Predicted 3D model of a 117-nucleotide RNA (SAM riboswitch aptamer (S box leader)) from uncultured Siminovitchia sp.
RNA backbone atom coordinates (compact mmCIF):
# COMPACT_ATOMS: atom_id res chain seq x y z
C1' N A 1 0.00 0.00 0.00
C1' N A 2 -4.10 -3.61 -1.24
C1' N A 3 -8.21 -7.09 0.27
C1' N A 4 -11.78 -8.75 3.93
C1' N A 5 -14.35 -8.20 8.64
C1' N A 6 -15.96 -5.13 12.77
C1' N A 7 -17.44 -0.20 15.39
C1' N A 8 -24.85 2.74 19.90
C1' N A 9 -21.96 -3.33 24.11
C1' N A 10 -17.77 -3.87 27.56
C1' N A 11 -13.57 -2.70 30.85
C1' N A 12 -8.83 1.70 35.51
C1' N A 13 -6.05 2.02 39.67
C1' N A 14 -1.09 3.28 41.53
C1' N A 15 3.77 5.44 40.38
C1' N A 16 6.41 8.87 37.21
C1' N A 17 5.78 13.21 34.42
C1' N A 18 4.32 18.50 34.13
C1' N A 19 0.66 20.82 29.60
C1' N A 20 -1.56 19.23 26.73
C1' N A 21 -5.34 15.52 24.77
C1' N A 22 -9.85 13.62 21.98
C1' N A 23 -6.29 11.12 13.92
C1' N A 24 -7.33 15.60 10.38
C1' N A 25 -10.81 20.37 9.68
C1' N A 26 -15.09 22.70 12.18
C1' N A 27 -17.95 22.04 16.55
C1' N A 28 -18.24 20.25 21.29
C1' N A 29 -15.70 18.24 25.25
C1' N A 30 -11.61 16.25 28.77
C1' N A 31 -7.33 18.39 31.54
C1' N A 32 -2.93 21.75 37.68
C1' N A 33 -9.19 18.26 41.86
C1' N A 34 -2.86 16.93 37.10
C1' N A 35 -3.18 16.25 29.90
C1' N A 36 0.19 13.38 26.67
C1' N A 37 4.18 9.98 27.21
C1' N A 38 6.58 6.03 30.21
C1' N A 39 6.43 1.99 34.17
C1' N A 40 3.69 -1.55 37.38
C1' N A 41 -0.54 -4.13 38.44
C1' N A 42 -5.58 -5.04 37.11
C1' N A 43 -9.68 -5.48 33.82
C1' N A 44 -12.67 -5.83 29.05
C1' N A 45 -13.30 -8.28 24.62
C1' N A 46 -13.08 -12.77 21.62
C1' N A 47 -9.96 -10.75 15.64
C1' N A 48 -5.94 -14.74 15.24
C1' N A 49 -4.01 -19.19 17.58
C1' N A 50 -5.49 -23.06 21.14
C1' N A 51 -9.00 -26.45 23.82
C1' N A 52 -13.97 -28.65 24.46
C1' N A 53 -19.16 -29.55 22.81
C1' N A 54 -23.21 -29.70 19.18
C1' N A 55 -24.93 -29.74 14.11
C1' N A 56 -24.20 -30.23 8.75
C1' N A 57 -21.41 -32.05 4.46
C1' N A 58 -17.67 -35.30 2.27
C1' N A 59 -14.99 -39.78 3.15
C1' N A 60 -15.02 -44.21 6.09
C1' N A 61 -13.99 -50.50 9.26
C1' N A 62 -12.51 -47.47 13.27
C1' N A 63 -12.22 -42.43 11.59
C1' N A 64 -10.62 -38.06 9.38
C1' N A 65 -11.33 -33.33 7.02
C1' N A 66 -14.12 -28.91 6.23
C1' N A 67 -18.00 -25.40 7.57
C1' N A 68 -21.33 -23.18 11.15
C1' N A 69 -22.82 -22.31 16.20
C1' N A 70 -21.85 -22.34 21.45
C1' N A 71 -18.43 -22.40 25.60
C1' N A 72 -13.44 -21.59 27.83
C1' N A 73 -9.60 -17.51 28.25
C1' N A 74 -3.00 -20.42 29.03
C1' N A 75 -0.73 -17.67 24.03
C1' N A 76 -0.35 -13.20 19.70
C1' N A 77 -2.60 -8.41 19.06
C1' N A 78 -6.14 -4.74 20.54
C1' N A 79 -8.89 -1.86 23.88
C1' N A 80 -10.36 0.36 29.12
C1' N A 81 -14.38 9.52 28.91
C1' N A 82 -18.29 10.85 25.69
C1' N A 83 -21.75 5.97 19.42
C1' N A 84 -15.36 6.12 15.49
C1' N A 85 -17.76 12.23 20.91
C1' N A 86 -20.81 14.82 16.62
C1' N A 87 -20.46 16.60 11.64
C1' N A 88 -17.41 16.64 6.92
C1' N A 89 -19.15 13.86 0.52
C1' N A 90 -23.67 12.33 -2.12
C1' N A 91 -28.82 11.07 -2.25
C1' N A 92 -33.92 10.64 -0.27
C1' N A 93 -37.93 12.33 2.98
C1' N A 94 -40.16 16.06 6.15
C1' N A 95 -40.57 21.25 7.93
C1' N A 96 -39.86 26.34 6.82
C1' N A 97 -38.60 29.66 3.03
C1' N A 98 -38.05 34.16 -2.41
C1' N A 99 -33.73 31.89 -1.06
C1' N A 100 -30.43 30.21 2.58
C1' N A 101 -31.36 26.55 6.12
C1' N A 102 -32.84 22.65 9.82
C1' N A 103 -34.19 17.56 11.28
C1' N A 104 -34.29 12.33 10.15
C1' N A 105 -32.70 8.21 7.22
C1' N A 106 -29.51 5.62 3.57
C1' N A 107 -24.98 4.98 1.08
C1' N A 108 -20.00 6.43 0.49
C1' N A 109 -15.26 8.92 2.14
C1' N A 110 -11.72 9.33 6.03
C1' N A 111 -9.73 7.24 10.26
C1' N A 112 -9.21 2.84 14.03
C1' N A 113 -8.39 -2.47 15.11
C1' N A 114 -7.74 -7.47 13.49
C1' N A 115 -6.60 -11.23 9.80
C1' N A 116 -4.42 -12.09 5.08
C1' N A 117 -1.33 -10.45 0.78
RNA sequence: UCUUAUGUAGAGAGGUGGAGGGACUGGCCCAGUGAAGCCUCGGCAACCAUUGAAUAUAUUUUUUAUAUUCAAACGGUGCCAAUUCCAGCAGAUUUUUUACAAAUCUGAUAGAUAAGA
Description
The coordinates come from a structure-prediction model, not an experiment, and the mean pLDDT is 82. The RNAcentral record of the sequence draws on MGnify. NCBI's taxonomy places the organism under Bacteria, Bacillati, Bacillota, Caryophanales, Siminovitchia.